[in-house]
Context: one part of a larger RNA
C1' cells in the first nucleotide's frame, strides 16, 4: 500500500461533546466543476506489439503501422455527484399535556447492628478451631437490663426491576437539577449522522492538604498448622477504607460485540406509557409503543453460538489488527508530586 479481518483465534479506543474532513431526505429549475462523447494541439527517437525489407537463416540492422491508457483547449450531453435558487415534511429539533425511575447535586433526619464509655444484675469463666493455642477475665469478664458517645453502612421491599453515555446509582425529606419515554396537535424546514486532533468524565488502589476512624483489615507482632510455613486457619493491629479541596487516568472499564440508518418468520415473560373491547370491570383479553429477558425460522458462523437488542442483507464515518517471544519493554517526547502513565521500536531467537 493492496487485500482479509477485528463476540471467544492478532484486533472496538473505558465513555460522551465535538474542530476539520468524510458521508448525506423529497420536488421543480438552473449551471455543467466532477461524469461522459466527439474533436485540437501534444505525448522526441529508440525499445515493446503488429506488418514488411536486407546481411544464406537467427540475433542484428532497417521501412511502415499501431501503441503511449496522460496532459491542454475546443464543441456537445445533463442520468447521476456536485454549485446556486425555490419549494416540501417521511429525517432531526422545538412547543402543549402527562408518566416512570437507586440518574445527579446540597442539606437535614430515622431506625437496627457493631464498638467503646458509666451504672445495675451476677460469678467463673469467656473467645477461638479440625483440634489447640496466642489473647480477654476475680483489679469482676462473658451473660443481661438502662443510660451515653461515635463512626460507618442502609436489613425487608427487591425483581435476568428501573435509571444513566460509560464508570456507576438502593433507608426517609426538602431544595436545585440532567436525561428519557407516551399521546394528540402545532410549529421550524435538512437545522443530520460520524468524528482525525481536542476537551470533559472516569470503579477500585494509590499521592498531596486538612479533618475523622465504629466496624472492617494490607503492612506488621504473636499463636497454630508443617519437613518448611515469610501462606491458608487463629488473636490482634496501622495504613487504608469515610468526609472537604486537589491529583492520579488505569481495569477481566465486558455484552471481550465502537456508532447511526434501513431492510429480514414467529412464539414467550417482563417494565413504563397510550388506545379498544366485555362471556365474567379483573390478578382480564386484545391493539400500539418504548426498554429488558429467554426460545427460535430464515441467514451467518472454524464450531460454539448469533438470531428484529444479529454475529443476517446492506450502506456513511471513526478506531483497531497483519506469526510466538523480546514487550505494551528500551530509548525519546508528553504527561505526573510521585507511584506510573501515554505513545512505541529494534538487536536476537524460535
Nucleotide at each position: 500500500c493492496u487485500g482479509g479481518g477485528c463476540g471467544u483465534a492478532a484486533a472496538g479506543c473505558g465513555c460522551g461533546c465535538g474542530u476539520a474532513g468524510g458521508c448525506g431526505g423529497a420536488u421543480a429549475u438552473u449551471u455543467a466543476a466532477g461524469u461522459c462523447g466527439a474533436u485540437u494541439g501534444u505525448g522526441a527517437a529508440a525499445g515493446c506489439c503488429c506488418c514488411g525489407g536486407g546481411c544464406u537463416c537467427a540475433a542484428c540492422c532497417u521501412g511502415g503501422g499501431a501503441a503511449c491508457u496522460g496532459c491542454u483547449g475546443u464543441c456537445g450531453a445533463u442520468a447521476c455527484u456536485g454549485g446556486g435558487u425555490a419549494u416540501c415534511u417521511a429525517g432531526a429539533g422545538u412547543a402543549u399535556g402527562g408518566u416512570a425511575g437507586a440518574g445527579g447535586a446540597u442539606a437535614g433526619u430515622g431506625g437496627a447492628a457493631u464498638u467503646c464509655c458509666c451504672g445495675g444484675u451476677g460469678u467463673a469463666g469467656c473467645g477461638g478451631u479440625g483440634a489447640a493455642a496466642u489473647g480477654c477475665g476475680u483489679a469482676g469478664a462473658u451473660a443481661u437490663c438502662g443510660g451515653g458517645a461515635g463512626g460507618a453502612a442502609c436489613a425487608c421491599c427487591a425483581g435476568u426491576g428501573g435509571c444513566g453515555a460509560a464508570g456507576g446509582c438502593g433507608g426517609c425529606u426538602a431544595u436545585c437539577u440532567g436525561g428519557a419515554u407516551c399521546a394528540a396537535u402545532a410549529c421550524u424546514g435538512a437545522c443530520g449522522c460520524u468524528g482525525a486532533g481536542g476537551u470533559g468524565c472516569g470503579a477500585a488502589a494509590g499521592c498531596g492538604u486538612g479533618g475523622g476512624g465504629a466496624g472492617c483489615a494490607a503492612a506488621c507482632a504473636g499463636g497454630a498448622u508443617u519437613a518448611g510455613a515469610u501462606a491458608c486457619c487463629c488473636u490482634g493491629g496501622u495504613a487504608g477504607u469515610c468526609c472537604a479541596c486537589g491529583c492520579c487516568g488505569u481495569a477481566a472499564a465486558c455484552g471481550a460485540u465502537g456508532a447511526g440508518a434501513a431492510c429480514u418468520a414467529g412464539g414467550u415473560g417482563u417494565u413504563g406509557g397510550g388506545g379498544a373491547g366485555c362471556u365474567u370491570u379483573g390478578a382480564c383479553u386484545c391493539c400500539u409503543u418504548a426498554g429488558u429477558g429467554c426460545c427460535g425460522c430464515a441467514g451467518c458462523u472454524a464450531a460454539c453460538g448469533c438470531g428484529u437488542u444479529a454475529a443476517g442483507u446492506u450502506c456513511u464515518c471513526c478506531g483497531c489488527c497483519u506469526g510466538g517471544g523480546g514487550a505494551g519493554u528500551a530509548c525519546g517526547g508528553c504527561c505526573g508530586c510521585a507511584a506510573g502513565g501515554u505513545u512505541a521500536a529494534a538487536a536476537c531467537u524460535c
Record summary: The part of an RNA shown here (small-subunit ribosomal RNA, central domain) has 350 nucleotides and comes from an uncultured bacterium. It matches the Rfam family "Bacterial small subunit ribosomal RNA". Its mean pLDDT, the model's own confidence on a scale to 100, is 90.